[in-house]
RNA sequence: GGGCGCUUAGCUCAGCCAGGAAGAGUAUCGGGCUUUUAACCCGAGGGUCGCGGGUUCAAAUCCCGCAGCGCCCG
Numbered sequence: 001g002g003g004c005g006c007u008u009a010g011c012u013c014a015g016c017c018a019g020g021a022a023g024a025g026u027a028u029c030g031g032g033c034u035u036u037u038a039a040c041c042c043g044a045g046g047g048u049c050g051c052g053g054g055u056u057c058a059a060a061u062c063c064c065g066c067a068g069c070g071c072c073c074g
Stems, first nucleotide, its partner, number of pairs: 001073007010026004020057001028044005050066005
């Protein structure tokens, strides 16, 4: 230098192909249960969807550029 993959909640990830209200588990907090704790059950908070731009009535999703990480080729 070239190619491919990944980037979404504190953490691990789904959703992207085929545009239409941003989710799950876990962690944290509150409540229930229990003599108490753990476990279990219920609930709550937590997001510039890596950054910028384009297309569109509408973008996490499609297109372009950039950045970071990983792998491969030279």
Predicted 3D model of a 74-nucleotide RNA (transfer RNA) from a Thermoproteota archaeon.
Its Rfam family is "tRNA". By type it is a transfer RNA.
Taxonomically the source falls in Thermoproteota (Archaea, Thermoproteati).